[in-house]
RNA sequence: GGGUCCGUGGUGAAAUGGUAUCAUAGAGGUCUCCAAAACCUUUGUUCCAGGUUCGAAUCCUGGCGGGCCCG
Numbered sequence: 001g002g003g004u005c006c007g008u009g010g011u012g013a014a015a016u017g018g019u020a021u022c023a024u025a026g027a028g029g030u031c032u033c034c035a036a037a038a039c040c041u042u043u044g045u046u047c048c049a050g051g052u053u054c055g056a057a058u059c060c061u062g063g064c065g066g067g068c069c070c071g
Stems, first nucleotide, its partner, number of pairs: 001070007010024004018054001026042005047063005
């Protein structure tokens, strides 16, 4: 340099164009003599900028970052 895939809470991942969800972690609580485990509650997320659309995590364009392959 060329090709290809990916970017979503702290972390790992879901989501047919229609309320962004689950697990884990964090905080609080129940339980216990204390703790662990378990259970309940709660906090926190779409890489950036445009475009299409009544409506975009999703579709399109550009940018940024990362993985793999080729040279």
The RNA shown here (transfer RNA) has 71 nucleotides and comes from a Candidatus Roizmanbacteria bacterium. Its mean pLDDT, the model's own confidence on a scale to 100, is 83. Rfam family: tRNA. The family's RNA type in Rfam is transfer RNA. Rfam's curators write: Transfer RNA (tRNA) molecules are approximately 80 nucleotides in length. RNAcentral holds the sequence, with entries from ENA.